[in-house]
RNA sequence: GGGGGUGUGGCUCAGUCUGGUCAAGAGCAGUGGUCUUAUACACCAAAGAUCGACGGUUCAAAUCCGUCCAUCCCCA
Repeated sequence: GGGGGUGUGGCUCAGUCUGGUCAAGAGCAGUGGUCUUAUACACCAAAGAUCGACGGUUCAAAUCCGUCCAUCCCCA
């Protein structure tokens, strides 16, 4: 220099191919509560991400298109 993968709550992932139900769901962690002498376990509840950044297409974008950033792999 060329090609490809990945980027979504604190962590691990789903959702992307085929745009649309309320502008995003799950597990774990953390927080509060019940239980217990207490802790753990178990159960319950709430909170937490406008989806790497910017721009474009569209009535509508995490999803399609472009550029860039980070990271991993391959080629040279």